A computed fold for a 102-nucleotide RNA from Pelagirhabdus alkalitolerans, annotated as SAM riboswitch aptamer (S box leader). Its mean pLDDT, the model's own confidence on a scale to 100, is 83. It was read from a public genome assembly, where an Rfam model found it. Taxonomically the source falls in Pelagirhabdus (Bacteria, Bacillota, Bacilli, Caryophanales).
[in-house]
RNA sequence: AACUUAUCAAGAGUGGACGAGAGAACUGGCUCAGUGACCCCACGGCAACCUACAUUUGAAAGGUGCCCCUACCAGCAAAGCAUAUGCUUUGAAUGAUGAUCA
Numbered sequence: 001a002a003c004u005u006a007u008c009a010a011g012a013g014u015g016g017a018c019g020a021g022a023g024a025a026c027u028g029g030c031u032c033a034g035u036g037a038c039c040c041c042a043c044g045g046c047a048a049c050c051u052a053c054a055u056u057u058g059a060a061a062g063g064u065g066c067c068c069c070u071a072c073c074a075g076c077a078a079a080g081c082a083u084a085u086g087c088u089u090u091g092a093a094u095g096a097u098g099a100u101c102a
Stems, first nucleotide, its partner, number of pairs: 004099005013043004021032003026075004044067003049063003053058002071094001076091006
């Protein structure tokens, strides 16, 4: 890597360095970005998956993770509503993270 499983509308940013695209991939839309984004580093923070602790829901020490926009939204299927083709809900697919396994 792959398998299995849980979760994914909450939450949490400053500085430095770099210099052009970035938000996983494709298409459409939207958003962020030379008032410097994305990535990287430092510090800070959020959260509570695993471990330790307390002991039944807490706490936040350790291992991860995360800190624009719901996984930014839609795409596929079903149902409902509407009737210029859209809207809503549910599910799937894909992906991410943890745990498990090896």